[in-house]
RNA sequence: ACUUUAUAACGAUGAGGUAAGAGACAGGCUCGAUGACCCUCAGGCAAGUUCGAUAAAAAAUCCUUUUUCUCGAUAGUGCCAAAUCCUGAACCAAUACUGGUGAAUAUAAAGA
Repeated sequence: ACUUUAUAACGAUGAGGUAAGAGACAGGCUCGAUGACCCUCAGGCAAGUUCGAUAAAAAAUCCUUUUUCUCGAUAGUGCCAAAUCCUGAACCAAUACUGGUGAAUAUAAAGA
């Protein structure tokens, strides 16, 4: 690099360094010398894994096991402008505006 599943309208920033572009890609629209993006330090947030507790359901019914909701903890990641900033290939509904699914992208857990 690839495959599967899940999530992505919630949430969470200060200091120092550097210097011109940055927001994945295209279009739009934004951010940016009042210093963005990036790096370092400190802090924070919540998805998933794992563990524990409460409750419910199912199976077994001698012991019990499994699933789900909620709460707490949690190594390693990820993230901390704007809904993944908006739209995108295709499909469905609709006269149309548009809405939904979804594509693409990112992340996590597995697989190979």
The RNA shown here (SAM riboswitch aptamer (S box leader)) has 112 nucleotides and comes from a Lysobacterales bacterium. Rfam family: SAM riboswitch aptamer (S box leader). Rfam's curators write: The SAM riboswitch is found upstream of a number of genes which code for proteins involved in methionine or cysteine biosynthesis in Gram-positive bacteria.